[in-house]
RNA sequence: GCCUCUGUAACUCAGCGGUAGAGUGCUGCUCUCGUAAAGCAGAAGUCGCGAGUUCGAUUCUCGCCAGAGGCU
Repeated sequence: GCCUCUGUAACUCAGCGGUAGAGUGCUGCUCUCGUAAAGCAGAAGUCGCGAGUUCGAUUCUCGCCAGAGGCU
């Protein structure tokens, strides 16, 4: 230098054109003599950044940034 893949909640990941989700964690409540466990409820996201296509983009296209792998 070139090619491929990845970037979504605090963490691990799903979702792949039409309302953004799960598990763990966090907060509150119930339960208990108390703690843990368990159960219930809740909060938390400019979907890496910018532009384009589209009635509509997390999703498609282009550029950039960061990470992983490969080739030379």
Transfer RNA from a Candidatus Nanoarchaeia archaeon, 72 nucleotides, folded computationally.
Taxonomically the source falls in Candidatus Nanoarchaeia (Archaea, Nanobdellati, Nanobdellota).
Its Rfam family is "tRNA". It is annotated as a transfer RNA.